This is a predicted structure of a 102-nucleotide RNA (Purine riboswitch aptamer) from Croceifilum oryzae.
Taxonomically the source falls in Croceifilum (Bacteria, Bacillati, Bacillota, Thermoactinomycetaceae).

């Protein structure tokens, strides 16, 4: 300089839009391109496929493997989103105000 996650016994407003469970989808997965690291490392960016499907496609840990090269592998735990089911009580969304620092 630009923008603004999040919060609240606040105001106004919308009007059922909210929350918990379970089910379906998808396996938080596939295939590539470019770049990066190198046993104290093993990532980043973009694209692609996958769902009668919008979105997401990661995080943490463990084990193995790679003798310094360009490539990772397996396992464990964790969701989010869409739709359905259906539980609960007054929640939820929007704008403003105030707080707040990305």
């Nucleotide at each position: 300089g630009u923008c603004g996650a999040g919060g609240u016994a606040g105001a106004c407003u919308u009007a059922a839009c909210g929350u918990a469970u379970c089910g379906u989808a998808u396996a938080u997965u596939u295939u590539c391109a470019g770049g990066a690291a190198u046993a104290u490392g093993g990532c980043c960016u973009g694209a692609u496929a996958g769902u009668c499907u919008c979105u997401a496609c990661c995080c943490a840990g463990c084990u193995a493997c790679c003798g310094u090269a360009a490539a990772u592998a397996g396992c464990u735990g964790g969701a989010c989103u869409a739709c359905g089911u259906g539980u609960u009580a007054u929640g939820a969304g929007g704008u403003c105000a105030c707080c707040g620092g990305g």
It was read from a public genome assembly, where an Rfam model found it.
The prediction has a mean pLDDT of 79.